Two RNAs folded together computationally: RNase P RNA and transfer RNA, 424 nucleotides in total. Rfam match: Bacterial RNase P class A. It is annotated as a ribozyme. Rfam describes the family as follows. Ribonuclease P (RNase P) is a ubiquitous endoribonuclease, found in archaea, bacteria and eukarya as well as chloroplasts and mitochondria. Its mean pLDDT, the model's own confidence on a scale to 100, is 76.
RNA sequence: UGAGUAAGCCAGACAGCCGCGUAUACAAGCCUAAAGGCUUUAUAUGAGGAAAGUCCGGGCUCCGUAGGGCAAGGUGCCGGGUAACUCCCGGUGAAGGCGACUUCAAGGAAAGUGCAUAGAAAAUAACCGCCUGAUUUGUAUCAGGUAAGGGUGGAAAGGUGAGGUAAGAGCUCACCAGCGGUCAGGCGACUGGCCGGCUUAGAAAACCCCACCUGGAGCAACACCAUAAAGAGGGACAUUAAGGUGGCCCGCCAGUCCUGGGUAGGUGGCUUGAGCCAUACAGUAAUGUAUGGCCGAGAUAGAUGGCUGUCUAAUACAGAACCCGGCUUAUAGGCUUACUCAAAUU
RNA sequence: CGGGAUGUGGCGCAGCUUGGUCAGCGCGCGUGCCUUGGGAGCACGAGGCCGGGGGUUCAAAUCCCCCCAUCCCGACCA
Numbered sequence: 001u002g003a004g005u006a007a008g009c010c011a012g013a014c015a016g017c018c019g020c021g022u023a024u025a026c027a028a029g030c031c032u033a034a035a036g037g038c039u040u041u042a043u044a045u046g047a048g049g050a051a052a053g054u055c056c057g058g059g060c061u062c063c064g065u066a067g068g069g070c071a072a073g074g075u076g077c078c079g080g081g082u083a084a085c086u087c088c089c090g091g092u093g094a095a096g097g098c099g100a101c102u103u104c105a106a107g108g109a110a111a112g113u114g115c116a117u118a119g120a121a122a123a124u125a126a127c128c129g130c131c132u133g134a135u136u137u138g139u140a141u142c143a144g145g146u147a148a149g150g151g152u153g154g155a156a157a158g159g160u161g162a163g164g165u166a167a168g169a170g171c172u173c174a175c176c177a178g179c180g181g182u183c184a185g186g187c188g189a190c191u192g193g194c195c196g197g198c199u200u201a202g203a204a205a206a207c208c209c210c211a212c213c214u215g216g217a218g219c220a221a222c223a224c225c226a227u228a229a230a231g232a233g234g235g236a237c238a239u240u241a242a243g244g245u246g247g248c249c250c251g252c253c254a255g256u257c258c259u260g261g262g263u264a265g266g267u268g269g270c271u272u273g274a275g276c277c278a279u280a281c282a283g284u285a286a287u288g289u290a291u292g293g294c295c296g297a298g299a300u301a302g303a304u305g306g307c308u309g310u311c312u313a314a315u316a317c318a319g320a321a322c323c324c325g326g327c328u329u330a331u332a333g334g335c336u337u338a339c340u341c342a343a344a345u346u
Numbered sequence: 347c348g349g350g351a352u353g354u355g356g357c358g359c360a361g362c363u364u365g366g367u368c369a370g371c372g373c374g375c376g377u378g379c380c381u382u383g384g385g386a387g388c389a390c391g392a393g394g395c396c397g398g399g400g401g402u403u404c405a406a407a408u409c410c411c412c413c414c415a416u417c418c419c420g421a422c423c424a
Stems, first nucleotide, its partner, number of pairs: 001342010012311007020046006027040005048317001052328002055326005060218004067250004072214005077091005092106001093104004107209002112207002115202001127150002129146007158176006177199001179196007222268004232259001234258004243253003261423003275294008347420007356373004366404001375391005397413005
């Protein structure tokens, strides 16, 4: 200098003017039947890294306390973190890359079932070929041996090489893969050494088996105030169990659904929280603990916008709606740190 | 804001549960026959890669994951 890998950060800034939401303070006026609201003034403050998808997990609230059985769903190497997780961190194994490094739904296939077509055979293998024997002049036929070769297939009965044999074969040997046993190391996944007989396909994001986990609904949850009208001569089902409690049963509750009717104003829930920042300590890390400091939107038809000037240029994806922790997806431009490879120079 | 369902020729649908012999049915469309002509009828044919992308598998419309689009439901009182 070029090419890359990993982690993290910013998401226009400053000044002026106008406008909007919210909170607080002071007083005055106005509206409403009331609760309550509106206007004027000042001060403070006002979107994101994803606010998104709603894919997971939790808080919170309510339900008839959610107990038992069967189903159903989810997770799936090991250790740790967390409120919890399908998340995160560290490791093991496998795969990819020259490398930094990245990726992995990664339990069990000798518990059982199923696996199209092709092929002799898909797991108690003989179609062609090879070898031996019998019959035969021979072609050929029959019987037996053989998994080295051919063909089919996604997959063919451990792989490669040598010996051996009638031809062959773990039949024997060397190395490698796998299985079982044993010893050592490690909390563990696992790794390494030795021994053994020689060997058991693939697929569980097919059913299934094993281990562990799971009550439901969601802020339109839910609690309350006020006003008006309605508060049913309607229909269906139901004490012979319909309906609710996740899907079924046991158990529990005691009406349920449709149609019709009425009201659609306000308050709380609502933002102080598993919160943010800094420092120290523990830990490889995720993270935790301690101390100090800070308060950073809360609307309910829904506020955060516009103009001017300067900075070279002001641009991406995109707008809170009960709140958090993750994952996934979208994203212009720019910055920082560490590391790898190649070439050149000193 | 919350919850749920669907996507397969031009249109309406089946197939998905249990992966293979799977892409099929009806209407519509095209050509020919029949008819004086049209309709009806008969025969033949075209047209989809299963909303998009990725994964598992020998093999995916079907199983799993992520996106996209469309549709439906949800206030309170008695």